[in-house]
């Protein structure tokens, strides 16, 4: 330096649940309690997969229904990237 991941050490991330704010929604961030688990649960929406449907479209009893991401997931997979430690 690559790959790899142990009953190894030093640590780090935070599932859930609750307050508060944006957001049509899915979801996101703050805070507090809490750990479900994670060797990349650091980053990246580039490819599948998924979630919603505000605007658009169609439809209807004008109730509603259906389709659709430019919106979301990175703790759904792949791939990209960056990184402690070190036994085989």
């Nucleotide at each position: 330096c690559a790959c790899a991941g142990a009953u190894a050490a030093u640590g780090g991330c935070a599932a859930c649940c609750a307050u508060c704010a944006c957001g049509a929604a899915a979801g996101u961030g703050u805070u507090g309690a809490g750990a479900c688990g994670c060797a990349a649960a650091g980053u990246c929406a580039c490819c599948g997969g998924c979630c919603u449907a505000a605007g658009g479209a169609g439809u209807u009893a004008u109730a509603u229904c259906u389709c659709u991401a430019u919106g979301g997931c990175a703790g759904c997979g792949g791939g990209a990237u960056u990184a402690c430690c070190u036994a085989a």
Molecule: c-di-GMP-I riboswitch aptamer
Organism: Gammaproteobacteria bacterium